Notes: A computed fold for a 1456-nucleotide RNA from an uncultured bacterium, annotated as small-subunit ribosomal RNA. Rfam family: Bacterial small subunit ribosomal RNA. Rfam links the family to the GO terms structural constituent of ribosome and ribosome. The sequence is in RNAcentral, with records from ENA.
[in-house]
RNA sequence: GAUGAACGCUGGCGGCGUGCUUAACACAUGCAAGUCGAACGGAGUUAUUUUGUUGGAAGGGAACAGUUUACUGGGACUGGAAGAGGGAAUAACUUAGUGGCGGACGGGUGAGUAACGCGUGGGUAACCUGCCGUAUACAGGGGGAUAACACUUAGAAAUAGGUGCUAAAACCGCAUAAGCGCCCAAUCCCGCAUGGGAUUGUGUGAAAAACUCCGGUGGUAUGGGAUGGGCCCGCGUCCGAUUAGCUAGUUGGCGGGGUAACGGCCCACCAAGGCGACGAUCAGUAGCCGGCCUGAGAGGGUGGACGGCCACAUUGGGACUGAGACACGGCCCAAACUCCUACGGGAGGCAGCAGUGGGGAAUAUUGGACAAUGGGGGAAACCCUGAUCCAGCGACGCCGCGUGAGUGAAGAAGUAUCUCGGUACGUAAAGCUCUAUCAGCAGGAAAGAAAAUGACGGUACCUGACUAAGAAGCCCCGGCUAACUACGUGCCAGCAGCCGCGGUAAUACGUAGGGGGCAAGCGUUAUCCGGAUUUACUGGGUGUAAAGAGAGCGUAGACGGCAGCGCAAGUCUGGAGUGAAAUGCCGGGGCCCAACCCCGGAACUGCUCUGGAAACUGUGAAGCUGGAGUACAGGAGGGGCAGGCGGAAUUCCUGGUGUAGCGGUGAAAUGCGUAGAUAUCAGGAGGAACACCGGCGGCGAAGGCGGCCUGCUGGACUGAAACUGACGUUGAGGCUCGAAAGCGUGGGGAGCAAACAGGAUUAGAUACCCUGGUAGUCCACGCAGUAAACGAUGAAUGCUGGCUGUCCGGGGGGAUUGACCCCUGGGUGGCGAAGCGAAAGCGAUAAGCAUUCCACCUGGGGAGUACGCCGGCAACGGUGAAACUCAAAGGAAUUGACGGGGGCCCGCACAAGCGGAGGAACAUGUGGUUUAAUUCGAUGAUACGCGAGGAACCUUACCCGGGCUCAAACGGGGAGUGACUCAGGCAGAGACGCCUGUUUCCCACGGGACACUCCCCGAGGUGCUGCAUGGUUGUCGUCAGCUCGUGCCGUGAGGUGUCGGCUUAAGUGCCAUAACGAGCGCAACCCCCGCGUGCAGUUGCUAACAGAUAACGCUGAGGACUCUGCACGGACUGCCGGCGCAAGCCGCGAGGAAGGCGGGGAUGACGUCAAAUCAGCACGGCCCUUACGUCCGGGGCGACACACGUGUUACAAUGGGUGGUACAGCGGGAAGCCAGGCGGCGACGCCGAGCGGAACCCGAAAUCCACUCUCAGUUCGGAUCGGAGUCUGCAACCCGACUCCGUGAAGCUGGAUUCGCUAGUAAUCGCGCAUCAGCCAUGGCGCGGUGAAUACGUUCCCGGGCCUUGUACACACCGCCCGUCAAGCCAUGGGAGCCGAGGGCGCUUGAAGUGCGUCGCCGCGAGGCGCGCCCUAGAGCGAAAUCGGUGACUGGGGCU
Repeated sequence: GAUGAACGCUGGCGGCGUGCUUAACACAUGCAAGUCGAACGGAGUUAUUUUGUUGGAAGGGAACAGUUUACUGGGACUGGAAGAGGGAAUAACUUAGUGGCGGACGGGUGAGUAACGCGUGGGUAACCUGCCGUAUACAGGGGGAUAACACUUAGAAAUAGGUGCUAAAACCGCAUAAGCGCCCAAUCCCGCAUGGGAUUGUGUGAAAAACUCCGGUGGUAUGGGAUGGGCCCGCGUCCGAUUAGCUAGUUGGCGGGGUAACGGCCCACCAAGGCGACGAUCAGUAGCCGGCCUGAGAGGGUGGACGGCCACAUUGGGACUGAGACACGGCCCAAACUCCUACGGGAGGCAGCAGUGGGGAAUAUUGGACAAUGGGGGAAACCCUGAUCCAGCGACGCCGCGUGAGUGAAGAAGUAUCUCGGUACGUAAAGCUCUAUCAGCAGGAAAGAAAAUGACGGUACCUGACUAAGAAGCCCCGGCUAACUACGUGCCAGCAGCCGCGGUAAUACGUAGGGGGCAAGCGUUAUCCGGAUUUACUGGGUGUAAAGAGAGCGUAGACGGCAGCGCAAGUCUGGAGUGAAAUGCCGGGGCCCAACCCCGGAACUGCUCUGGAAACUGUGAAGCUGGAGUACAGGAGGGGCAGGCGGAAUUCCUGGUGUAGCGGUGAAAUGCGUAGAUAUCAGGAGGAACACCGGCGGCGAAGGCGGCCUGCUGGACUGAAACUGACGUUGAGGCUCGAAAGCGUGGGGAGCAAACAGGAUUAGAUACCCUGGUAGUCCACGCAGUAAACGAUGAAUGCUGGCUGUCCGGGGGGAUUGACCCCUGGGUGGCGAAGCGAAAGCGAUAAGCAUUCCACCUGGGGAGUACGCCGGCAACGGUGAAACUCAAAGGAAUUGACGGGGGCCCGCACAAGCGGAGGAACAUGUGGUUUAAUUCGAUGAUACGCGAGGAACCUUACCCGGGCUCAAACGGGGAGUGACUCAGGCAGAGACGCCUGUUUCCCACGGGACACUCCCCGAGGUGCUGCAUGGUUGUCGUCAGCUCGUGCCGUGAGGUGUCGGCUUAAGUGCCAUAACGAGCGCAACCCCCGCGUGCAGUUGCUAACAGAUAACGCUGAGGACUCUGCACGGACUGCCGGCGCAAGCCGCGAGGAAGGCGGGGAUGACGUCAAAUCAGCACGGCCCUUACGUCCGGGGCGACACACGUGUUACAAUGGGUGGUACAGCGGGAAGCCAGGCGGCGACGCCGAGCGGAACCCGAAAUCCACUCUCAGUUCGGAUCGGAGUCUGCAACCCGACUCCGUGAAGCUGGAUUCGCUAGUAAUCGCGCAUCAGCCAUGGCGCGGUGAAUACGUUCCCGGGCCUUGUACACACCGCCCGUCAAGCCAUGGGAGCCGAGGGCGCUUGAAGUGCGUCGCCGCGAGGCGCGCCCUAGAGCGAAAUCGGUGACUGGGGCU
């Protein structure tokens, strides 16, 4: 894009189309094929006329009677009407039957059919053709029947029969024969063949129907025409080879039969053929085409409506009639089904139009009319026509129209959102002004129809009045793909075409607002084409992505050298025919437009016939030598086969020598050996393999081939150019060869060695290692037929720059034994131009440019599996699927990461050392457990003396209990009050509550300030989310890295730079360099320490001068010194020597306080760990609001069987104790530090000077000296406990520190393992500070004192850097991933069997019916009946094959 669609939601109008895709399932009811009386005999109706019969009306009216004397009754008789029914005639009409024409058309369906069925083009000299048109000729005269009808028989009926009568345009002879058919003969002409045509002659055969208005209509025969058919042929027409052979009327012939006609169509006989890899046969599927959909086209898909052809009419068979049928609404038979029945027997066929049931996701009215078009019959009128024309139903499709237009900002209300300002819906609405298409109402009113006739239809259309009224939905909004927010939900519910969304901030789910798209529709599903050059003809590939057969020979086939001649099949070109119409395209026209319809044109790319051309392909004949081959001359070679020979080595045997081991391994053991091994010497046996040469060397088609000799034998190469003359290339099938292992038979067997055994290794070790060891390895013959059979690269030919090895030849040059150089052929290697390639790579040995042929590929898995078939002794091989399942599998390359890969390098990383931890007790943190609570966080390194640099209350977040709710504090608005405070009291654990008292200020009088109370809006939360965040921090790591611009390279990711060499602590620098520069890092700049100089000189210092003291920088004074503060200097490989291109390195070198970064600090690149922190703070979202807020009391954070981390103190003599004694630095101090004095054993208390501090105060210890202890659980160690105290504080019970007296635990140097440190470091010693009332500080941060040892070195452990390599990893090795087992689900193979389907075969039986036969029967006859025969639908039986379903059990497979 499309659809005969369906489903969901929705639905105003009209036009034109279209509507059982499924059950060719079954059908109630009605209709769908009749017509002609101008073919015929009847029958019937009506009318008129006529004639009998019947009938008896109207009218006339006698006798008689009465009376009112001229009337009333009365009715004989007369009269014959209407009516009824019968006959005849005429006219009109109806029609059962005979007869004619039509029911073979029209209408339906697509079951069957893979076929001359269809399409296309031909043939028919092998044929037919009613009605129609044309031409010629003709129609004379007879005959016998039979329906109807009447009577009757059987039957329930359907229907059948009998007897009798009758007509025709029904039927049958006879006559006629222009002409026609047939047989024979003769002559002429023609054709591709059989053959056809014409003429003449003899013989022979067959016709007719009337009617009439006199115009005609109809009939017979024949010719020719038109139309419609039959048959035949070329070409085209789906899938399967896991269907490879099929065929007996089969193929052909001769002769017959049959047909309209050819023909094995049928029959008899004869022959043995025919078809098939160019796909027969079989199986599956299917009506074919014009067209339709799609596509740029080529194609692909499709065959509904319309049109052509075919086939079918419940299933199967059959013929009859006829011009035409083997016949949808005809016949016969069989079968199934349905219906009727009196049970004897009958009836039926919607795949015609409606309609019903059923099936289904699904498909309409039991409508109107013959008005039009067309058909049948008829002379016609006319009749019939579910063909057709219309109407109805369905948004099923296409097309058109409408659901309003203008104006309208207070941007209304409302809704949504919000940063609360606003924004959006939105000129949208309302309001105002208009309009009337559609629908509704009313009036008028067609064309379609040539004279009449209109179902549609009072329809289309026109006009009028009237109201904005009656008329919008559906899908979507993560990307593809146009369109975004809020809320809800929380891997739930759900979405989903693909990728994928959803686990608390979802533009992806649901809802809403908004938006986008389309619109009376919109989506979904299904199907087809496209995109998909993803089956590649146009237009693909095969070294590594799927894909070259293991190799050769060769059949069919395909393709094929040079030059000329001929032919014309292909090819090209002209003409002719055909290519139906419709459709599509172009132009024009008609419905208002469009859809739709009409007209014209072109087109229909095809097929056929024919004229021509001859380059190319083909073909014929005759040539050529360049391809190919033969002969000749040579040399090379592990080419093959057979036979023979040889030495070395292993093993074994015999003998000698000889003695205790040998052997084997990482180390061992099994094993061998005192019965003498190993070792060694000599001799012998036997089998297998051939060291050195030996080489990206040689040969072979591949597999493969290696001692030497001989024989036989294949191929290649070179040279020369004698011969043949395209003999060539490839090669489906086929045939042959084909490593190793394996199999069969028979040998052989030294070594090696699957299986097996033992020993080791190991968690195990059915392995790797060791000791043994059988098949096998070897030979002969046979089988097997596969390999990473690889160059993962089929064969052949030609062409396309070079450079350089090597093997085998040939030629030349130079030389003259020296040495090479050039050219050339064939092989085998390396590097590379162009080109190719996704890249990597290939590159004259192509993976380049071309040609030819073969083989093979088409997502991964399932699976090279199953089934079938073929081969094989077997093992197994060849061929080779599907269901199901996945959204990938894969190639090459890139960047990382990783490696029990490599190279280089670094780090207290190891090593070398020193001291620790792990054992003890205690301190502290954590886990765990416990608890009302033991608040929370931190959790490998990078948590665990961490947040915490101070938990008794507070802190405090936790628990229990008691209170408050505008709240403990704060902001805003409104109202009220003049409080509040303060003081006192009561109760209480307190918070809080209750009571009493006390009570404002300013003023312009309106009010304001302040405070309280009440109401409202904000509050408050250490509640959640560190995975929403900011900020801060840890770690890799103070590791040397991380990047950018431009250029260059690459399709790209990306690379280069940043690599390489040297060097450095360093991506530090130098050199080199398609790179050149630059940035963040490194370094330096900053601070401290170390030396010096300058300046300054108090609270510091004191050399000189002076003073003073018991003494002292105590004082004057001084800046010299120390010191302090500030500012400078100094160090740069600068100098020397050596090495090096340089950078730089080396030197117990100089100088210097300091030397190669002088020591330390601060400083932390791009980034990583969703690292840590919402409980420091901030902040989005969510949550709580008489509580998850807040106040108070108490408790807890301090628990304790345990486990871990970090520490302290020790275990002692390098020590403990006692006494004496020396020397710091950083710092701190006012609610403080505290001199000094006094008291106390002491903590401390009391008194008290100085100092907000270079001035006062706090102030060392180890050390050193002396004494003592003497190796002990101690004079070590100090835990724990008892007692007594001090201090802080509202308060030391839970739960403080300190002091004194007493007690005196474990512990005697610590397993596996593990930590720190490279110099003023480790170790050791004390001091200070922060926090702080006090302190659980043994912690943290600082300070100084004393002050070592060791580093060979980089193999190893850990971490890191650079280069390189492999990778199936990228959440990146804590990765990925394999197989069994366990469990669930799914499809599938095998399977004793069981069931079914279609087809073929054989036997039996065999309806109807054609044909054939017929001595019986009927008929005047033609002919028929009966009987029989052949064939056959169907039925029954049987054996086998194929396909499908199912099946206990079983096999593997897929998903989870």